[in-house]
RNA sequence: AGUGCAAAAGGUCUUAUCGCCUCUGUUUAUCAGGGGAGGAAAGUCCGGACAACACAGAGCACCGUACUUCCUAACGGGAAGGGUCCCGGCCUCAAAACCGGGAUACAGCCAGUGCCACAGAAAACAAACCGCCCCGAGCUUGUCGAGGGGUAAGGGUGAAAAGGUGAGGUAAGAGCUCACCGUGCCAUUGGCGACAAUGGCAGCAUGGUAAACCUUACGGGUUGAAAGAUCAAAUAGGUUUUACCUUUCUCCGGAAAGUGGGUUGCUCGCUCAUAGCCGUUCAGGCUGGUAAAACGGGUAGAUCGAAAGAGCCAGUCGGCGACGCCUGGCCGAGAUAAAUGAUAAGAAUCACGUCAAUAGCGUGAUACAGAAUCCGGCUUAUACUUUUGCACUACUU
Numbered sequence: 001a002g003u004g005c006a007a008a009a010g011g012u013c014u015u016a017u018c019g020c021c022u023c024u025g026u027u028u029a030u031c032a033g034g035g036g037a038g039g040a041a042a043g044u045c046c047g048g049a050c051a052a053c054a055c056a057g058a059g060c061a062c063c064g065u066a067c068u069u070c071c072u073a074a075c076g077g078g079a080a081g082g083g084u085c086c087c088g089g090c091c092u093c094a095a096a097a098c099c100g101g102g103a104u105a106c107a108g109c110c111a112g113u114g115c116c117a118c119a120g121a122a123a124a125c126a127a128a129c130c131g132c133c134c135c136g137a138g139c140u141u142g143u144c145g146a147g148g149g150g151u152a153a154g155g156g157u158g159a160a161a162a163g164g165u166g167a168g169g170u171a172a173g174a175g176c177u178c179a180c181c182g183u184g185c186c187a188u189u190g191g192c193g194a195c196a197a198u199g200g201c202a203g204c205a206u207g208g209u210a211a212a213c214c215u216u217a218c219g220g221g222u223u224g225a226a227a228g229a230u231c232a233a234a235u236a237g238g239u240u241u242u243a244c245c246u247u248u249c250u251c252c253g254g255a256a257a258g259u260g261g262g263u264u265g266c267u268c269g270c271u272c273a274u275a276g277c278c279g280u281u282c283a284g285g286c287u288g289g290u291a292a293a294a295c296g297g298g299u300a301g302a303u304c305g306a307a308a309g310a311g312c313c314a315g316u317c318g319g320c321g322a323c324g325c326c327u328g329g330c331c332g333a334g335a336u337a338a339a340u341g342a343u344a345a346g347a348a349u350c351a352c353g354u355c356a357a358u359a360g361c362g363u364g365a366u367a368c369a370g371a372a373u374c375c376g377g378c379u380u381a382u383a384c385u386u387u388u389g390c391a392c393u394a395c396u397u
Stems, first nucleotide, its partner, number of pairs: 001393010012347007020036006038368001042379002045377005050224004057268004062220005067081005082106001083104007107215002112213002114209003129155002131151005138144001139142001163181006182204001183202008228304004238295008246257004258274006275287004311330005317324002348366007
C1' cells in the first nucleotide's frame, strides 16, 4: 500500500417556481410566519409506558430464562470479567507461561428414561478381529501344530474404544509400581464473585448427548390503540329459544348449603344475583331479573386518546466501561384512506474516458427504503464514504 473479515459512525446539501398537510397571527376570504418521513420508520421477535377487564390471592398446567458482577423502568438487552475451545505472535527440540484476536444455547448425565446410523470383536452392567505370551495332543521332528489358558501395552474399525508421556517390572502385558502431567478431595492465600495460584493426600476415569425427554433455580394475569373515553342523533328499551330464580335455620338484621354468572386455561378462594302474583295443594301459568344464542331494526357523525417525554443537545464531576448525578439550553410531523411532493439549475460522493497529472474537462450513476399510540432493545436490507481491530499478500527499511 492492497485484499478479505468483524465492529462503529454517516448515508445528503443549496437556490427558484408551483403544489400538499399542520400550527400561530384575527381570521370571513386573502396574506404572512414556524414546522413537515428513518437508521432502520421494516419484521412483530422481546421488554415496558398507557388503557380496559368491580377488587385481591394460592396451587396446578403452560411458557420463558440459566457462568459472575454491574447498568437499566424492564428485557431473552448492554458493559466489564471468568471458564472452555480455536487462530496468530514471542520463545523453544517440544510444551508451558505471557501478549493480541475470535467463538460460546456456559445450571445438572452419579435422580430417572432415551439415542449414538454404518463400520467394528465390542458403543456403557460395553471387548478379543489381527497380534503378543504360556501349556501343548499329534506328526512329515520343524521358525509345523489342532486345542486350552493369560493379555489389553502394539495394529485395525470409528466422531468417540476402559486417562497421557517416560522408566521399571512381567511368561507376555496392564497404574502392576514410580516420576511428571491430568482427575478428585482438603487446606492456605488473592478476589464482591464466577474463579485463580500454591501445597498436601488419593491409583483415581462405567464415554458422549439435555437447541433429547427430564430435574433444579428464578420469572410470567389477560387483551391491545380497530385499546379505550365522552358527546350528539336515530330505532323496535323488538321477536324467538335455552338455563337458573331452590332448600334449611333464624334473635327477622341475616346465616348456611345449592344453582347461575364474573375474575386467568383448570381447581380452590373471592365476589354479584337468588323477586312478585295466580292456583286449596301438586302439576303448572304470567310478569320481572341474570346469562347465552339466533333473527330483525336504527346509526356509522363529532371530540379526545395524539405526542412535554424512563425526551433531545452541551458541559463539569464520578466510573475500566455500559452508564449516572448536577448545571445550562431546546420543543424541531400528527395524517385518518391517509400529507411530507414535482420541475429546473448547481454542490457533494463514486465509476469510466481524456490527460504527464490526484488538476481541468466530458459522460453516467447516487443504495435500502415511507411515520400511524409511544419508548428501550434484537433481527433483517443497504450504492458509497470515514474510523478502529485482526488475518493474508507485495514492497521498503